A computed fold for a 1407-nucleotide RNA from an uncultured bacterium, annotated as small-subunit ribosomal RNA. RNAcentral holds the sequence, with entries from ENA and SILVA.
[in-house]
RNA sequence: UUAGAGUUUGAUCCUGGCUCAGGAUGAACGCUAGCGGCAGGCUUAACACAUGCAAGUCGAACGGCAGCGGGGAUUCACUUCGGUGAAUCUGCCGGCGAGUGGCGCACGGGUGAGUAACACGUAUGCAACCUGCCUCUGUCAGGGGUAUAACUCUGCGAAAGUAGGGCUAAUACCGCGUAUAUUCCCGGAGGGCAUCCUCCGGGGAGGAAAGGUUUCGGCCGGACAGAGAUGGGCAUGCGGCGCAUUAGGCAGUUGGUGGGGUAACGGCCCACCAAACCGACGAUGCGUAGGGGUUCUGAGAGGAAGGUCCCCCACACUGGUACUGAGACACGGACCAGACUCCUACGGGAGGCAGCAGUGAGGAAUAUUGGUCAAUGGCCGGAAGGCUGAACCAGCCAAGCCGCGUGAGGGAGGAAGGCGCAGAGCGUCGCAGACCUCUUUUGCCGGGGGACAAAAGGCCGGACGGGUCCGGUUCUGAGGGUACCCGGAGAAAAAGCAUCGGCUAACUCCGUGCCAGCAGCCGCGGUAAUACGGAGGAUGCGAGCGUUAUCCGGAUUCAUUGGGUUUAAAGGGUGCGCAGGCGGGCCUUUAAGCCGGCGGUGAAAUCGCGGGGCUCAACCCCGCCGAGCCGUCGGAACUGGGGGCCUUGAGUGCGGCGGAGGCAUGCGGAAUGCGCGGUGUAGCGGUGAAAUGCAUAGAUAUCGCGCAGAACCCCGAUUGCGAAGGCAGCGUGCCGUGCCGCCACUGACGCUGAGGCACGAAAGCGCGGGGAUCGAACAGGAUUAGAUACCCUGGUAGUCCACGCCGUAAACGAUGAUUACUAGGUGUCGGUGGGUAUGGACCCAUCGGUGCCGCAGCAAACGCAAUAAGUAAUCCACCUGGGGAGUACGUUCGCAAGAAUGAAACUCAAAGGAAUUGACGGGGACCCGCACAAGCGGUGGAGCAUGUGGUUUAAUCCGAAGCAACGCGAAGAACCUUACCAAGUCUUGACAUCCCAUCGAAUAAAGGGUAAUGCCUUUAGUCCUUCGGGACGAUGGAGACAGGUGGUGCAUGGUUGUCGUCAGCUCGUGUCGUGAGAUGUUGGGUUAAGUCCCGCAACGAGCGCAACCCUUAUCUUUAGUAGCCAGCAGGUAAAGCUGGGCACUCUAGAGAGACUGCCGGGGAUAACCCGGAGGAAGGUGGGGAUGACGUCAAAUCAUCAUGCCCCUUAUGAUUUGGGCUACACACGUGCUACAAUGGCGUAAACAGAGGGAAGCGAGCCCGCGAGGGGGAGCAAAUCCCAAAAAUAACGUCCCAGUUCGGAUUGUAGUCUGCAACCCGACUACAUGAAGCUGGAAUCGCUAGUAAUCGCGGAUCAGAAUGCCGCGGUGAAUACGUUCCCGGGUCUUGUACACACCGCCCGUCAAG
Repeated sequence: UUAGAGUUUGAUCCUGGCUCAGGAUGAACGCUAGCGGCAGGCUUAACACAUGCAAGUCGAACGGCAGCGGGGAUUCACUUCGGUGAAUCUGCCGGCGAGUGGCGCACGGGUGAGUAACACGUAUGCAACCUGCCUCUGUCAGGGGUAUAACUCUGCGAAAGUAGGGCUAAUACCGCGUAUAUUCCCGGAGGGCAUCCUCCGGGGAGGAAAGGUUUCGGCCGGACAGAGAUGGGCAUGCGGCGCAUUAGGCAGUUGGUGGGGUAACGGCCCACCAAACCGACGAUGCGUAGGGGUUCUGAGAGGAAGGUCCCCCACACUGGUACUGAGACACGGACCAGACUCCUACGGGAGGCAGCAGUGAGGAAUAUUGGUCAAUGGCCGGAAGGCUGAACCAGCCAAGCCGCGUGAGGGAGGAAGGCGCAGAGCGUCGCAGACCUCUUUUGCCGGGGGACAAAAGGCCGGACGGGUCCGGUUCUGAGGGUACCCGGAGAAAAAGCAUCGGCUAACUCCGUGCCAGCAGCCGCGGUAAUACGGAGGAUGCGAGCGUUAUCCGGAUUCAUUGGGUUUAAAGGGUGCGCAGGCGGGCCUUUAAGCCGGCGGUGAAAUCGCGGGGCUCAACCCCGCCGAGCCGUCGGAACUGGGGGCCUUGAGUGCGGCGGAGGCAUGCGGAAUGCGCGGUGUAGCGGUGAAAUGCAUAGAUAUCGCGCAGAACCCCGAUUGCGAAGGCAGCGUGCCGUGCCGCCACUGACGCUGAGGCACGAAAGCGCGGGGAUCGAACAGGAUUAGAUACCCUGGUAGUCCACGCCGUAAACGAUGAUUACUAGGUGUCGGUGGGUAUGGACCCAUCGGUGCCGCAGCAAACGCAAUAAGUAAUCCACCUGGGGAGUACGUUCGCAAGAAUGAAACUCAAAGGAAUUGACGGGGACCCGCACAAGCGGUGGAGCAUGUGGUUUAAUCCGAAGCAACGCGAAGAACCUUACCAAGUCUUGACAUCCCAUCGAAUAAAGGGUAAUGCCUUUAGUCCUUCGGGACGAUGGAGACAGGUGGUGCAUGGUUGUCGUCAGCUCGUGUCGUGAGAUGUUGGGUUAAGUCCCGCAACGAGCGCAACCCUUAUCUUUAGUAGCCAGCAGGUAAAGCUGGGCACUCUAGAGAGACUGCCGGGGAUAACCCGGAGGAAGGUGGGGAUGACGUCAAAUCAUCAUGCCCCUUAUGAUUUGGGCUACACACGUGCUACAAUGGCGUAAACAGAGGGAAGCGAGCCCGCGAGGGGGAGCAAAUCCCAAAAAUAACGUCCCAGUUCGGAUUGUAGUCUGCAACCCGACUACAUGAAGCUGGAAUCGCUAGUAAUCGCGGAUCAGAAUGCCGCGGUGAAUACGUUCCCGGGUCUUGUACACACCGCCCGUCAAG
């Protein structure tokens, strides 16, 4: 000293990318802004620059005297007679422009264009070098000479400038003498590091100098030589960018000899000679870039950067060149060339801000044309001093870091008020304010007030021999009257920015309505948005806060630390092998790597640690700490180098063995096709079915003979061989390899292997053959909507051979090679050893190969598991999100096809692997259902009824929409209903609560008027009371509010439909799995059933199933009226009518009964199944009620309730009339039919379940009838509705649009009702339509069912062919589960999960 999160899925684990939270910045932009300290400020155009300044100085080197001041002289003028002024002369003095000369200008300051280089960093070397000023030492300074500028004169020129004549000085210049340098020769001595170096002696050659000043003490200078210091020059090792789609580069190139040049080495340059030199350890080329100290980040290793400060380099408009000089190839020097700008008299000239300010331009963007030399430093000077845009300060900028402030304490009536949410009410501004007490930082006002000046300079004094030193005094501050301190007044003058869906701290309302917009990622917005905009509130940070850009981090996402490659991206198709990397055992040596001690270096600043100074901090100061490199000394285990030995790795030999190993050559039979001939006749062939095709010119079939090419049946295998590709009839020849045994030989000879070389299926290419079969292309026939396919008939290339190319494949075990180690079990192939037995054989052990299962371990899982995907080691290859794309460009190879190598722009928030649960499959297995099949009857055709669509309309109210809307909501629209339309009317309202006033019970009836309500009038009627009033009602009034069948069923509750009365749906605990999940619930049986039994890592439990409930079928018992009548009695025309009775029927209470209980068989002896007995009923007896978890955003805001939105003299209320009843059409559901199993007529018989008081209504009378009159009885086992009908009997009709059928229409009626025109039902008479059994298609039903027949009820004034019930008559068929539909269980595949009505590909079109 190491933090994670979001995002692929329905969910999971993994892989993997994208994104976020952190820190940083020379920043910019938006909003905002009180103060101070410290530090910073053109990252772009090395673009162009106006103006000013940035390098001068020395009179103590010199000649001089233009200007200034002073002195002197002369003349003139004025005069107050002191002088004053002017002119001229005089360098005499202070000084000094210009000039000669010296030093400086090579420093300081700026910039980063160039540079990939000994440029930089670090460490060395120079026996191959230089060094002005400075320090030290030694020696010297003798004697001469000649010019030249200034100046003056004469010219030229617009200017810049320049030419010529003349004079003159020096510390300017030049000789001579002397001199230790240097060099040559001789002799001697010493040293080293290869060339070599040093010292001594002798001889030859050979180069010096300058003065100035003075207070006369001196001081400052000059020359030569040596040494030091400082600064430089050169050389070398090592280190630090990208691209190999840059692989070869190089001609002074590499080296030598000799020379030139340089301060010095060197191809630095030259002549000659040799042909080298650099390069996969990346030369050369291209691109990019100043390097370092350091800075940012990071746990670190790393990654990124090189602004400010320091060091080095390079550059100074662009390019080149040298001169001067100690030093330059010179930012504010020169020359040349170029571009640009300026001046010009057009002839010529001038310039270089990447110095400080400043301007323009560029740009998102970066400051003052400030002050001072006071300090520090630099240059000149002996000094005073001068110069200094270096420097020190100030100004501007929140651009950064740090510090401070905008007040502190008290104060609840939680005020008023505002805002927000809102039912009361609550929240918030908010202890905030007011109010009380206190403080005064910063700011404002006034006053005080350092340090930076230690020092240098002037003057005075002192010390010692000098010159310096000491003391005193005086002078010098830009910043700046600043920092700091004291006092005064006064809370006074000082808060914003971003965010609030998750990540990520912080939530509500309104507006908007996939619009406007947001967004870092995921994603928000389509009417209830915590995600947009505003508001209130909240959170975060705070003189700042956000955004953008960039870097590091997170990212172990290039992985040295620290990743991977069967399936996620990733093992080269295979082998051989050069370089390279790695390498067995023992002994010895060496010391390159390695380890340790000591030393040098590692500049300062920075970082870290410890101290100190500014009030603190930032900041500043002091001390300590270092990797690396170099040197030196030591160590020897390991790696490396040298030497020696060994045999286990590897190889050789000998003896065996196996094999579809390779190449060449020969041979064989079957099949196929063709040819010839024979037999034979009408078809063959082909398919799902066909057709094209072949065939009477004789096919197919069959027999015989012949020819051709290709492939090798059986054996044959999870077999064998080979490096891989691959290899299959038989024989021969040649060649390669492996295994086993022996342990004779060599002695590490090994492993891997970038490049390289070789091999390499099929297809394809070239040339020449061959061509039977098959067969791309092609043709025809089918299929189809089409069918450039699948199927069929043909058929070319090809398939075959030889030679040469190509070089790729799902070249796969999707798994590189080698070595070692790590439980077992069981096959098989090749060999060997041992044992038993001998007839084949078997057992044990071992080596090599090839399979399966499995432990540990590994793995995301699937799985792998001695043939590893385990544990280790070595080497090679490859990967780094998906798409674009294995594409483009370049290059190499190829005859071509193409192969190899191999990007980017752009785009997406994923792409992916494995496994899980579902759903799905024209996947599989099993099972069920009127699902099919087997039957019966319908629908679809007709007429009518009814509902719907459509159309129409002022309106045809609304809803329901596959099954699961459509005789549905509606169990009943003439008004009403009614929601729709037209017209009229009302506005606190038709309805609810509250208040005030007046009047009165309520209310009922009548009249007027109107289309009607409203309205007006009249009459009748009048509660309680303590007499105050109250209750109730009406009218009038005010406002809160009422009201809405207005919207949203996708905001909801409730209710309902459907899958489906299908057998399923889950939970607890345990177990398994990283997990989603699994198990249980699967399996074997069985059932109507997850029903039951058995088994089982499960054991139990819940909701469902079943049972419990109702009804029906049998019996018993109790009860006996209004029901019943057997026996008894009475009685009638008849009659349970009456007495009586309760036996029977029946009614309605209570019970019994059925449970696979019994028997036989099957089955595991179980569950259960089959058969039987008994029984009214037999295996849930029939029917009903009962509907699990859930699905369909299923239906309903118009039953009701309800959130939100909307309307409020109307979207509310009310009235009249109309509409919901429309009608070219289309569909659904029904009724009636088409007839003789029938119609009609006559007469006769048998139910059940219901209803009845504003009701059912008998008998009787009237009417053809509907019905009318009248009214008994009945609140019902009593009376009524009420006639049951089909049926049976008799009669008639005789197959026809009829004696079928009844639509439609006419006339006349009945009933209900305020009212039947729109728009009711019924009756009578008349009329008598379509229709003669219904296309494709489709529905119901498995027994008291279908079919058929009638009866009742709800709704209702009236109005059913609908609906809900009731009974009567009463069938047929089910072999069976292949198929259609729906469902259940298990399993399998999946790229689906909105779940196959899914997903998704291509083309075209539009935008």

Source information
The prediction has a mean pLDDT of 84.